[in-house]
């Protein structure tokens, strides 16, 4: 540098639901449990889709996708 991917080891996150909080809404923070993921890391003014508005707008990356990356193996 380029394939592949749980085979190993090391840890990551946190679908869904409970309590509490914000918010018209969609969501979205924070605790407890945990679906499940090789990128469930980052991006939403690089596109696309979807949800929602008080039609100004917002929100969803774990929907497609852009980028970066860690470990093993070859």
């Nucleotide at each position: 540098u380029a394939a592949u991917g749980u085979u190993a080891a090391a840890g990551g996150c946190a679908c869904g639901a409970g309590u509490g909080g914000a918010g018209c809404a969609a969501u979205c923070c924070a605790u407890u449990c945990a679906c499940g993921c090789a990128a469930a890391g980052c991006u939403a003014u690089a596109g696309g889709g979807c949800c929602u508005u008080c039609c100004g707008g917002g929100g969803u990356a774990g929907c497609c996708a852009g980028c970066u990356g860690u470990c093993a193996u070859u």
Notes: c-di-GMP-I riboswitch aptamer from a bacterium, 74 nucleotides, folded computationally. The prediction has a mean pLDDT of 81. Rfam family: c-di-GMP-I riboswitch aptamer. From the family's description: GEMM was predicted in a large-scale screen for bacterial structured RNA regulatory elements. Of the family's consensus pairs, 94% are formed in the model.